[in-house]
RNA sequence: AUGAAGGCGCCGGGAGAGACUCCGAAGGAAGGAGCGCCGAAGAAGCAAAGACGCAGUCUGAAACUUUCAGGCAAAAGUACCGUCGCCAGACG
Numbered sequence: 001a002u003g004a005a006g007g008c009g010c011c012g013g014g015a016g017a018g019a020c021u022c023c024g025a026a027g028g029a030a031g032g033a034g035c036g037c038c039g040a041a042g043a044a045g046c047a048a049a050g051a052c053g054c055a056g057u058c059u060g061a062a063a064c065u066u067u068c069a070g071g072c073a074a075a076a077g078u079a080c081c082g083u084c085g086c087c088a089g090a091c092g
Base pairs, nucleotide, nucleotide: 006087007086008085009084011082012081013080018035020034021033022032023031036072037071038070042068043066044065045064049059050058051057052056
């Protein structure tokens, strides 16, 4: 001095599914109960393959699956994508 992987942050984009019914207090929301749904916070599960001491055990991904959590007007949030900034320092 170049600045890969990775990490963090601001901003922009960003889907899905009942503004369901009842109670509750004045409209809504939050809260409780009931039924119905969604998957793209998080969480959990495993295929091929590989390893081993080889009846089996372990490692093993996701946008797949489950729906615990979360969500089902708007708002907020959201995986993921992009710009910028910072950390970092592979390669040369």
This is a predicted structure of a 92-nucleotide RNA (Glycine riboswitch aptamer) from Candidatus Fermentithermobacillaceae bacterium UBA3907. The sequence was found by an Rfam model in a public genome assembly. Taxonomically the source falls in Candidatus Fermentithermobacillaceae (Bacteria, Bacillota, Candidatus Fermentithermobacillia, Candidatus Fermentithermobacillales).